c-di-GMP-I riboswitch aptamer from Peribacillus asahii, 85 nucleotides, folded computationally.
The model forms 95% of the base pairs in the Rfam consensus.
[in-house]
RNA sequence: UGCCUAUUGAGGCAAAUUUUACGAAAGUAAGAGACGCAAAGCUACGGACCUAAAGCAUUUUUGCCAUGGUGGCCGAGUUGCCAGG
Repeated sequence: UGCCUAUUGAGGCAAAUUUUACGAAAGUAAGAGACGCAAAGCUACGGACCUAAAGCAUUUUUGCCAUGGUGGCCGAGUUGCCAGG
């Protein structure tokens, strides 16, 4: 320096729910709160999924659609702590 992981230690993050704010919504941010996570650190490049304001179609009903979102859906890229091999 790279790889691996049953165990050790120090720690880290924070689901649901809830309060406030933003947003058309999905959802996001901060506080409370812990379901869980060895990358549940970061990045929308690929896939998948969620929403559908505006737009288009439709007699109405409604349908289509991402330029919006999910990194705690997966892959990929990238960065990183400790003990041991």
Lineage of the source: Bacteria > Bacillota > Bacilli > Bacillaceae > Peribacillus.